Annotation: This is a predicted complex of two RNAs, RNase P RNA and transfer RNA, with 488 nucleotides together.
RNA sequence: UCGAGCGGUUGGAUGGCCGCGCUCCGGGCGACCGGGGUGAGGAAAGUCCGGGCUCCACGGAGGCACGGCGCCGGGUAACGCCCGGCGGAGCUCCGGCCUUGGCCGGCGGCUUCAGGGAAAGCGCCACAGAAAACAAACCGCCUCGCUUGCGAGGCAAGGGUGAAAAGGUGCGGUAAGAGCGCACCGCGACGCUGGCGACAGCGGCGGCAUGGCAAGCCCCGCCGGGAGCAAGGUCGAAUAGGGAUGGCUUUCGGCGCGUUCGCGCGCCGGAAGGGGCCGCCUCCGCCCCGCCGUCCGGGUAGGCCGCGAGAAGCGUCGGGCGACCGGCGCUCCAGAUGAAUGGCUAUCGAUCGCGGCGAGGCUCGAAAGGGCCGACCCGUGUGAACAGAACCCGGCUUACAGACCGCUCGACACU
RNA sequence: GCCGCAGUAGCUCAGAUGGUAGAGCACGUCAUUCGUAAUGAUGGGGUCGGGGGUUCGAGUCCCUUCUGCGGCA
Numbered sequence: 001u002c003g004a005g006c007g008g009u010u011g012g013a014u015g016g017c018c019g020c021g022c023u024c025c026g027g028g029c030g031a032c033c034g035g036g037g038u039g040a041g042g043a044a045a046g047u048c049c050g051g052g053c054u055c056c057a058c059g060g061a062g063g064c065a066c067g068g069c070g071c072c073g074g075g076u077a078a079c080g081c082c083c084g085g086c087g088g089a090g091c092u093c094c095g096g097c098c099u100u101g102g103c104c105g106g107c108g109g110c111u112u113c114a115g116g117g118a119a120a121g122c123g124c125c126a127c128a129g130a131a132a133a134c135a136a137a138c139c140g141c142c143u144c145g146c147u148u149g150c151g152a153g154g155c156a157a158g159g160g161u162g163a164a165a166a167g168g169u170g171c172g173g174u175a176a177g178a179g180c181g182c183a184c185c186g187c188g189a190c191g192c193u194g195g196c197g198a199c200a201g202c203g204g205c206g207g208c209a210u211g212g213c214a215a216g217c218c219c220c221g222c223c224g225g226g227a228g229c230a231a232g233g234u235c236g237a238a239u240a241g242g243g244a245u246g247g248c249u250u251u252c253g254g255c256g257c258g259u260u261c262g263c264g265c266g267c268c269g270g271a272a273g274g275g276g277c278c279g280c281c282u283c284c285g286c287c288c289c290g291c292c293g294u295c296c297g298g299g300u301a302g303g304c305c306g307c308g309a310g311a312a313g314c315g316u317c318g319g320g321c322g323a324c325c326g327g328c329g330c331u332c333c334a335g336a337u338g339a340a341u342g343g344c345u346a347u348c349g350a351u352c353g354c355g356g357c358g359a360g361g362c363u364c365g366a367a368a369g370g371g372c373c374g375a376c377c378c379g380u381g382u383g384a385a386c387a388g389a390a391c392c393c394g395g396c397u398u399a400c401a402g403a404c405c406g407c408u409c410g411a412c413a414c415u
Numbered sequence: 416g417c418c419g420c421a422g423u424a425g426c427u428c429a430g431a432u433g434g435u436a437g438a439g440c441a442c443g444u445c446a447u448u449c450g451u452a453a454u455g456a457u458g459g460g461g462u463c464g465g466g467g468g469u470u471c472g473a474g475u476c477c478c479u480u481c482u483g484c485g486g487c488a
Base pairs, nucleotide, nucleotide: 001411002410003409004408005407006406007405008404009403010402012348013347014346015345016344017343018342020039021038022037023036024035025034026033027032041386045397046396048395049394050393051392052391053228054227055226056225066224067223068222069221070220071085072084073083074082075081086115087113088112089111090110091109092108093106094105095104096103097102098101116219117218121217122216123213124212125211138159139158140155141154142153143152144151145150146149167185168184169183170182171181172180186208187206188205190203191202192201193200194199232305233304234303235302242296243295244294245293246292247291248290249272250271251270252269253268254267255266256265257264258263273289274288275287276286277285312331313330314329315328316327317326318325319324352381353380354379355378356377360373361372362371363370364369416487417486418485419484420483421482422481425440426439427438428437434471442458443457444456445455446454464480465479466478467477468476
C1' cells in the first nucleotide's frame, strides 16, 4: 500500500421567507392575535423475548397436564439478552511425517456454535449394500474333500455399497486372520491433583462390550395465573329502550261557589276503556295501547384522565478483565388523536459522472513508435441511505447510500 | 394499536410419524367428426413465498423475513 474479517462512531451544515403541533406570557367578551420556548430514530419498524403499569381470577401447600428454556460462572428489575471462561467445529500459521495432498500435534491467532442426557426406555436411518446395530457374509483369503469348479468349515485383514460399516497406526502372531498379544493414540468408568465450576492434567485399569438423530417421542433440572392503554377510570348530548311520578279522555253521584237558571267552575268518590278496519248507525269479528311534562339509572357518539422526572441523559471520580455497579455535580429532553415535526430558496457540501492537463505505472515491439490505466490540479454537472413516535422501558431481529476511527490476519515492497 | 390464520403447477386443493412432490380442471399433440364440442390416448409444466440453521437428506423440524386474509372499541 492492497485485500479480508470483526467492532465502534456518525449518518448532511448554516441562513432567509412562508406554515404546523404542544406549552408559557400578554391582549381580547369571543373567534383569535402578538411574542418566547420546544418539537423523531438508531432503528421510532417487525411485535420475536423480558419487565413496569392496569384490570380480571385466586385460602395455603403439593402433584398432574401444557408451554418455554438448557455447558459453567457472573451482570441485570427480568430475559431466550449481555460479559468472561470451558468444550466442539471451521479457517489460517508453526512444527513433524510421508504415499505430495493428506494425516498428526501445538500452553498459536481469528471466527463461529439452540452446547443438558443416546450404557432409562421407545422410534427412525430411504436407495444402495452381505449387513444400518440382537446380528450378519456378495467378491475375497485360508484349510479339507473330490467330480477342477463345486461342497463342508474357518476369517472379517482387503475389495465393493453407502452420509454413516462395529476403534486407528505399527510390530508380533496365524493355515488365513482377528484387541488374539504388545506399544502409541482415541474411548470408557475409577482414583489422585488443580479449579467456585464447566473442565483440565496425571496414574494404573478395561481390550472396546456402547454408530448417528432428542430444532423425533422422551428423561432430568429450572421457569411460567390470564388478558392487554381498543388495559382501565371519569364526565356524558340527541334518539330509542328501562324505572318512578304528575297531568290530560268520557260518564254518573255527592258537596261547595257563581249564575243571564240553559249551565259553568272547583273538590271528593265511583264507573267506563279509547282508537283504527266503509259516507253514517247497530251488532259481531280482527288489529294497536295512548299524549304531554319532571326526575332517576344503565349506556352510545364525543370530551377528559391514564400520558411522561424516568430501571432518564450528560460529565467526572472510584471498583471490576468485562458486561456492569457505586458516589458526586449538572440538565429537563416530543406528546399528536386522521394524527404536528413541513415546503420554497441562497451559500456550502461527502460522494459520483463528464471534459482538460497529465506526475507516474503496465504492456506490444529489435527499434522507431503504439495501446491501456491514471495521482494532484482546473472547468462543469449531480446534491445525501433506511425510514418516521402513538403507554413506557431493557434486549433481539430486520432495513440502511456514504464518511470516519480502532483491532486482528494475510500478500507485496522497504528498513 | 393488539391478537390470530394462510402461502405447494395457470386455478382449486392433497401431501400421517423427514427418504424420487401428486389429484381435478386448464394447456400442447394425436385419434374420433364434414367441422366443433364431448370422449379416448399421450405429453409438458414446480425457486413448495424468500433467507438461514438442524440432519447423510427438509414441502415437512427450528429461527428469521415478506405477502395476503380475518378478529377485537